Predicted 3D model of a 103-nucleotide RNA (TPP riboswitch aptamer (THI element)) from a Fidelibacterota bacterium. The organism belongs to Fidelibacterota, within Bacteria. It matches the Rfam family "TPP riboswitch aptamer (THI element)". Its family is annotated with thiamine pyrophosphate binding in the Gene Ontology. The coordinates come from a structure-prediction model, not an experiment, and the mean pLDDT is 76. Of the family's consensus pairs, 90% are formed in the model. It was read from a public genome assembly, where an Rfam model found it.
[in-house]
RNA sequence: GCGACGGUCCAGGGGUGCUGAUCCGGAUGGCUGAUCAGCUGAGAAAAUACCCUAUGAACCUGAUCUGGAUAAUACCAGCGAAGGGAGGAAUUAUGCUUAUCCA
Numbered sequence: 001g002c003g004a005c006g007g008u009c010c011a012g013g014g015g016u017g018c019u020g021a022u023c024c025g026g027a028u029g030g031c032u033g034a035u036c037a038g039c040u041g042a043g044a045a046a047a048u049a050c051c052c053u054a055u056g057a058a059c060c061u062g063a064u065c066u067g068g069a070u071a072a073u074a075c076c077a078g079c080g081a082a083g084g085g086a087g088g089a090a091u092u093a094u095g096c097u098u099a100u101c102c103a
Base pairs, nucleotide, nucleotide: 001096002095008089009088010087011053012052013051014050017039018038019037020036021035022034023033025031059084060083061082065078066077067076068075
C1' cells in the first nucleotide's frame, strides 16, 4: 500500500399462495369479504418481520408450460446458469505486496 470472509452503516429489490370451517352480503350454489384452523416455506401481508442486492436461483418472465405427488396449490422435479433482476461506504488479519533497517 492492497485488502477477503464475517459483521457494521446507509441505500435499494422482492413475495405473500393453497385448503377447510364459521360468519356477513347475496338468491340454493358459485362468488366476495372477515375470523380461526390446516399445508409448504426463511417468509403466506401490513412488518421495527423475512429473504435478497451482481460470487445476484431473492424475485419476475416463459407459464393458463411439462412430469410427478397432493385434500389442494406456484407442493416436488424439470424448464435452467434460459431471459430479466436491486449497491455504495467505512472498518478489518491470522492474508498479500512493496520499501527500508538489523543479523